[in-house]
Molecule: transfer RNA
Organism: Brevibacterium sp. CSND-B09
């Protein structure tokens, strides 16, 4: 240089235009306990960045950036 894929909470991860953005693990607080542990309950994320389409975008559409793969 081209072409492909991935980028959502600390960590795993759904999600194919109407969401108050699911779970799981870890943390935080909380109930129980002499203590702890176990259970239960409750907290958390402007979806890599910018713009654009749309009454509405994590979801579509150009750029870009990071990291994987192919090809030269």
């Nucleotide at each position: 240089a081209g072409g492909g894929g991935u980028g959502u909470a600390g960590c795993c991860a759904a999600g194919c235009g109407g969401c108050u953005a699911a779970g799981g693990c870890a943390g935080c607080g909380g109930u129980c306990u002499c203590c702890a542990a176990a259970a239960c309950c409750g907290c958390g994320a402007u979806c890599g960045c910018g713009g654009g389409u749309u009454c509405g975008a994590g979801u579509c559409c150009c750029g870009u950036c990071a990291c994987c793969c192919c090809u030269g």